[in-house]
The part of an RNA shown here (large-subunit ribosomal RNA, half A) has 1725 nucleotides and comes from an uncultured Caldilineaceae bacterium.
Model confidence (mean pLDDT): 81 of 100.
The sequence was found in a public genome assembly.

Context: one part of a larger RNA
RNA sequence: GGCGUACGGAGGAUGCCUAGGCGUCAAAGGCCGAGGAAGGACGUGCACCACUGCGAAAAGCUGCGGGGAGUUGUGGUGAGGCUGUGAUCCGCAGAUAUCCGAAUGGGGGAACCCGCCCUGGGGAAUGCUGGGGCAGCGCAUGGUGAAGAGAUAGCCAUGUUGCGGGGAACUCGGGGAAGUGAAACAUCUAAGUACCCGGAGGAGAAGAAAAGAUUCCGUGAGUAGUGGCGAGCGAAAGCGGAGGAGUCCAAACCGGGCUGGUGAAAGCUGGCGCGGGGUUGCAGGAGGCGGCUGUAGGGUUGGAGCGGAUAGCGGAAGGGCACUGGAAAGGCCGACCGGAGAGGGUGAAAGUCCCGUAGGCGAAAUCUGCGAAGACCCGGGUUGUUAUCCUGAGUAUCACGGGGCACGCUAACCCUGUGAGAAGCUGGGGAGUCCACUCUCCAAGACUAAAUACCUUUGACGACCGAUAGAGGACAAGUACCGUGAGGGAAAGGUGAAAAGGACCCCUGUGAGGGGAGUGAAAGAGAUCCUGAAACCGUAUGCCUACAAGCAGUCAGAGCCUGAUGCUGGGGUGACCUGGCCGGGUGAUGGCGUGCCUAUUGGAGAAUGAGCCAACGAGUUAUGGUCAGUAGCGAGGUUAAGACGGUUGAGUCGGAGCCGAAGCGAAAGCGAGUCUGAAGAGGGCGGAUGAGUUGCUGGCUGUAGACCCGAAACCAGGUGAGCUAUCCAUGUCCAGACUGAAGCGGGAGUAAAAUUUCGUGGAGGGUCGAACCGGUGUGCGUUGCAAAGCGCUCGGAUGAGGUGUGGAUAGGGGUGAAAUGCCAAACGAACCUGGAGAUAGCUGGUUCUCGCCGAAAUAGCUUUAGGGCUAGCGUCGUUCGUUGAGGAUAGGAGGUAGAGCACUGGAUGAGGUAGGGGGCGAAAGGCUUACCGAACUCAACCAAACUCCGAAUGCCUAUGCUUAAGAGCGGCAGUUGGACUACGGGAGAUGAGUUUCGUAGUCGAGAGGGGAAGAGCCCGGAUCGUCAGCUAAGGUCCUGAAGUGGUGACUAAGUGGGAAAGGAUGUGGAGUUACAGAGACAGCCAGGAGGUUGGCUUGGAAGCAGCCAUCCUUGAAAGAGUGCGUAACAGCUCACUGGUCAAGUGAUUCUGCGCCGAAGAUAUAACGGGGCUAAAGUCACCCACCGAAGCUACGGGUUCGUGGAUGCUUGUGUGGUGUGGGCGGGGAUAUAUUCUUGUUUGCGCUGCGGGGUAUUCAUGAGCGGUAGGCGAGCGUUCCAUGGGAGCUGAAGCGAUACUGCGAGGAGUCGUGGAAUCCAUGGAAGCGAGAAUGUUGGCACGAGUAGCGAAAACUGCGUGAGAACCGCAGUCCCCGGAAGUCUAAGGUUUCCGACGGGAGGUCAAUCCGCGUCGGGUUAGUCGGACCUAAGGCGAGGCUGAGAGGCGUAGUCGAUGGAAGACAGGUGAAUAUUCCUGUACCACGUAAAGUUGCAAGAGCGAAGGGGUGACGCAGAAGGGUAGGUCAGCCAGCGGUUGGAAGGGCUGGUGUCAAGCCUGUAGGCGAUGAGGGCGGGGGGAAAAGACCGUCUGAGCUGAGGGGUGAAGACGAGCCUGAAUAGGUGGAAGUGAUUGAACCCAUGCUGCCGAGAAAAGCCUCUAGUGAGACUUUGCGUGUCCGUACCGCAAACCGACACAGGUAGACAGGUGGAGAACACCAAGGGGACC
Repeated sequence: GGCGUACGGAGGAUGCCUAGGCGUCAAAGGCCGAGGAAGGACGUGCACCACUGCGAAAAGCUGCGGGGAGUUGUGGUGAGGCUGUGAUCCGCAGAUAUCCGAAUGGGGGAACCCGCCCUGGGGAAUGCUGGGGCAGCGCAUGGUGAAGAGAUAGCCAUGUUGCGGGGAACUCGGGGAAGUGAAACAUCUAAGUACCCGGAGGAGAAGAAAAGAUUCCGUGAGUAGUGGCGAGCGAAAGCGGAGGAGUCCAAACCGGGCUGGUGAAAGCUGGCGCGGGGUUGCAGGAGGCGGCUGUAGGGUUGGAGCGGAUAGCGGAAGGGCACUGGAAAGGCCGACCGGAGAGGGUGAAAGUCCCGUAGGCGAAAUCUGCGAAGACCCGGGUUGUUAUCCUGAGUAUCACGGGGCACGCUAACCCUGUGAGAAGCUGGGGAGUCCACUCUCCAAGACUAAAUACCUUUGACGACCGAUAGAGGACAAGUACCGUGAGGGAAAGGUGAAAAGGACCCCUGUGAGGGGAGUGAAAGAGAUCCUGAAACCGUAUGCCUACAAGCAGUCAGAGCCUGAUGCUGGGGUGACCUGGCCGGGUGAUGGCGUGCCUAUUGGAGAAUGAGCCAACGAGUUAUGGUCAGUAGCGAGGUUAAGACGGUUGAGUCGGAGCCGAAGCGAAAGCGAGUCUGAAGAGGGCGGAUGAGUUGCUGGCUGUAGACCCGAAACCAGGUGAGCUAUCCAUGUCCAGACUGAAGCGGGAGUAAAAUUUCGUGGAGGGUCGAACCGGUGUGCGUUGCAAAGCGCUCGGAUGAGGUGUGGAUAGGGGUGAAAUGCCAAACGAACCUGGAGAUAGCUGGUUCUCGCCGAAAUAGCUUUAGGGCUAGCGUCGUUCGUUGAGGAUAGGAGGUAGAGCACUGGAUGAGGUAGGGGGCGAAAGGCUUACCGAACUCAACCAAACUCCGAAUGCCUAUGCUUAAGAGCGGCAGUUGGACUACGGGAGAUGAGUUUCGUAGUCGAGAGGGGAAGAGCCCGGAUCGUCAGCUAAGGUCCUGAAGUGGUGACUAAGUGGGAAAGGAUGUGGAGUUACAGAGACAGCCAGGAGGUUGGCUUGGAAGCAGCCAUCCUUGAAAGAGUGCGUAACAGCUCACUGGUCAAGUGAUUCUGCGCCGAAGAUAUAACGGGGCUAAAGUCACCCACCGAAGCUACGGGUUCGUGGAUGCUUGUGUGGUGUGGGCGGGGAUAUAUUCUUGUUUGCGCUGCGGGGUAUUCAUGAGCGGUAGGCGAGCGUUCCAUGGGAGCUGAAGCGAUACUGCGAGGAGUCGUGGAAUCCAUGGAAGCGAGAAUGUUGGCACGAGUAGCGAAAACUGCGUGAGAACCGCAGUCCCCGGAAGUCUAAGGUUUCCGACGGGAGGUCAAUCCGCGUCGGGUUAGUCGGACCUAAGGCGAGGCUGAGAGGCGUAGUCGAUGGAAGACAGGUGAAUAUUCCUGUACCACGUAAAGUUGCAAGAGCGAAGGGGUGACGCAGAAGGGUAGGUCAGCCAGCGGUUGGAAGGGCUGGUGUCAAGCCUGUAGGCGAUGAGGGCGGGGGGAAAAGACCGUCUGAGCUGAGGGGUGAAGACGAGCCUGAAUAGGUGGAAGUGAUUGAACCCAUGCUGCCGAGAAAAGCCUCUAGUGAGACUUUGCGUGUCCGUACCGCAAACCGACACAGGUAGACAGGUGGAGAACACCAAGGGGACC
């Protein structure tokens, strides 16, 4: 370390439970709000948080009822109260009801700020404070009142039971998509859906005929229709039901009122509103003329009485036990009640213990239903006739366009945008174009219950869930948390019967935690506590493991340890005990052996998916269709809505309607026929030949999301400009240095200019360079410091500059110095929610078992090719009956292989003719030709698109044999990506593991044996078992089962055990041929001659440069020469010959086996290895053996066939017998009746035979399997019925050697502590290993990376504990910051005490952490006043609506206005408290002054002035600040020096007010003032013009005062972050700002807010006012702390970001840089 076992930890599955959900039914109820809603904020308790309740009268107050003993709500307790004088509690009715919210006095950033009027309190008075009122619109009334006389608009006042806002769903109307479907898409669809908007109410809508009241349900009917006649859409009438209800105006006419026109008047003619009248189609009404009759009826009110709702009351009946137990309701015994045995609770399981239940009873008050009497008001009715009047106008209708109707138009009907435009009862509309006729109705005005929709409450119920379920939410959940926002959105239940919640002791830090003790039935129920699985982590131990390689198993198996649910023996009544057989654990060693899923032709694959475990997780439901099964009825079957009834599982009516019983035809129509047709023909379809229908179950399918998960997208409505882009308003920022434009001045110069020079000057999208802004290059970083940073370097840095605050622009859009950039860390179209479960011919996933059969990867068509449809192939059912397959035999059709050349073509040689060419020829019906050459002849060939021929095989048919399939119809599929091998072809290169066809095989979907290994090759098709046998392919030396088998050859190359052209005297075999004892071949010895140097040629050519010829002689033989060689000869040699030797020697052809040719990358590596040579190689023959899941043997299982037996069942089989009915015949009798016979029909008993089905026995055959079809089962949850078992221990969980083919099922033991099981049926949220699945838990990586810029060290203290906390010392860092102040933002982080579980990147005694307590003090600081951009906006304009714009106004700072300073105190606040000294406003008192009509003062919402403004530059004067000196205080020890230019420290101060009024600025080009003028204006003033006069106005700083004060070094004390004491010096020089003078001055062009305030003027007002002094008043909000950061924005105690102010020293131009001060820090391993 592995396996096993035991015991634990961790974790929270499982079981049980339910407090909460989900659904159905019934009844009841259904709007709230200016009387302030819905919804909130803040409060409210004795004490605190959350919820609940309530509202300053605050878990409550009052009254009336109920009720009757406790109570003070819940999560907890204590304290203190209340209560029979009736509390708490329940019901009804009241009171109170802060602030916000329609929000309504004005404003506003909701829960806040600021008012005015009336009236109280208080005060001397203001301030302060209580109560009431104060919005807008509409309506009504009154008044007033423009342009423009009257009038009107408008304005004002009063009144007002009106409106406003909210509401989940339902409802009507105004607008109105897209994804999608159509396999694309445009009409169409989705869909008038989603969504937005308006209105209404408990319902809404519709509705009383220009019609077949309205509404709702069933049906009609998926019909008629409509429709790119595609996808789809889809009525109505009629019928059956629910419900049931009808009315009123306008007009004619009458009456009277007001008011116009006209007129002298009478009158005529209009307008307006009122009352009567009147309301329809068979027309009606009015009016006129008549007749008859006499109070019907309607409305409002009323509320006797009877019900209901909102609290309640009564309500039967049991005990025992020395049974178990912690506890009895269980067990036992033996009773009772029941109109009550529903349910819940009680320490387990209760009719009789408790609450209840059945059945009864009950209301002061409020609400509500029905509703009698009564009261009041209104009220004529009917009828005839007349044809005078009336009966709804920009309407009906028409044209065009659009929309709605199921209806997309040739389209009736309805609506209406534009245009045209009627009639008037002798009229008009409709009846699906239109016309006629007929019928019917009366538009252009209005109202109207019920039946219907939805929700809430209460009650009841559930084959609904039970904590990953059920609501998102069982629990302080729309919470925590995330997001700027719209919006998104969790996790989290259980001690016990009872807290009896662990007193006390011990360890420890007075911890955490634990050990005892105690409680309890149990503590292994001990507090995130029932049960307590798995992953994961341990401890102990039985066996194994240190020379050993790999899917981790399986088969065999020694050894070691151990003893059972089996079998068997013994004992025992039994439970059980005890031996054995053998079993359990482990396991050396050996054989074989590449996970699972998915997807594929093919995966161990190095192709996909999964870290592991647990739980969850996918073919469902509704409704049509179709088929099968089954049940009922059957020429019929069946109800729907609804009604009645039940509601502790009830049905009965209801026949509307549907299907079937008849078809044919386009239809009229006819009908067992009909259509066609002239037809009695023929033909088509139909009949003859008859079964349906309604339930239930199952298969498949259409419509719905339709098996589950998954897009990118599209559309609608909202939310965002706190990031960023641009713009608007208002503020602010830019060290320092350099350059030196214009202009100006001086000189020179010119007639004057020009020009030039020196100065002055200070321009510039000028230069260098910090802050600031940016981001060039590079390095680091890349699980970072950081979701864009850091280091170095770099660009701009007075401008088109940077930046703050407030605002504007919004997605079909904005913005864009333009990059498709940016619009809140992802932008070619933001985000959120919705349509929505969009769609996905695509990918992935899809959960228990066994059995039977078992494919395809092809054809046709396809915007089709990775998808479909039909066919093919599979399966199941059913029907048929010899139809199927194979061998044999027989008979056929055919044109392939081959072959052939007769055709069609190609093609070679020879011969050869015509013809052509050449030559000859004067010409020729001439000649000639070693030229060419068709046809033709001969010879030899080629062909997929040649055939005079022509197989094998295949195909068709028949006969017989062997087999057992086949076809038709119907249900359900899957498959249409194929792969290799062999053969026959095409394409290609007669390449490919290529591609494409055909035939076959295998794989696919096939295991086993062989081929070393191996989808496709060879053998062979696995039902299971056997330690039996025989074989196949292939093997038999070892690995490794079987022959070191036999005979005969071959190979020498390790050929075997890789390869070609080509090469070779390798070797074996078979031939042919030549030579050879008359002596071959090879070797050796010898010869190899002469004519002749042949001729020619040549300079030469003599055998041997070349050409020609190639003879003769001698001889055994010798070429006019085979090579070498020479200038040419020569020389050497060969052929040839002789000798020697001695027997075979050459050449050539075919063939077996070998050799060379032969170079690759990690490592032999081209036999699997070892190794093999008369073989273990190769060839031939032979024998034996091995060898598989093949075959055989024996046994088992299952399916199918056959046969037997048994049981059940069936009927138009058949026979017998009994009995009854109908019909007919006959007989008898009195008609009735009876007997008999024939026929038919029913029933009972019984014999024979048949069919079906189940079980069983026998026998035979089958049983590889993916997609797929079919069959049979197991298990889970719940329901019904029946039956069991349970505290003497249910479920669950753990262990186990039993059992079933399997899914699974028992028994026993332990744990557990209250529910559960079986059988038969039923219903499903019913079975998990995979979906980069979901949620939770736990591993591995790994004690690994990391611990986020940086300096610490020592001592002491505290403490259980100190690198880190405190103190002290030393050292180091920042110092234009890492110091100080302040805005935003945060929101208690501030200060103190205590604590240390978590947070803190370590630790911690510490903390920005936890708990408790404390802390923010203002007339003067900021806000309140004013206005900017901009927002809102009475009226108004405009728009389908929502809304948009905008006037008056009203808000809105980043700006304007504006009164307090110094010191002190203090744990935490201070311009706020205290001390001192001031100022502002108001009130009041006193004194003084002044005014009172000749009028002081006040004074507009009006006039005027001021307020009031840019940029740059320069100089001056000051001040803050610095420095030096002076002055003051202290020091001088120890070693050496030092009394000095020594050292250390200190010193420079204070607002307003008052006095002074300087530098400077404006001003004689006129400060200020007076007078006059015209214009303007309501008026006055001012401005302007003229004139007179003549010096003022402003202004820092300084000085004095304030101040006899304060501050101030130091000193002392028992140490001290404390307390006390003390009061020196407080002067001059120098330097010097960016601050002040200064909103100034100069220059320039881009020409640089508004209002309030203040001053003044009148209009107006009209008796007080002013000054000084005193007293009084001055409310509300902010104020802590952080604030370049550990407290803000960045998920963090994050190297990032964050506006403004202050600005010491030395060096330096400087805010650069370096070092220091004050001050801060050492940064958290």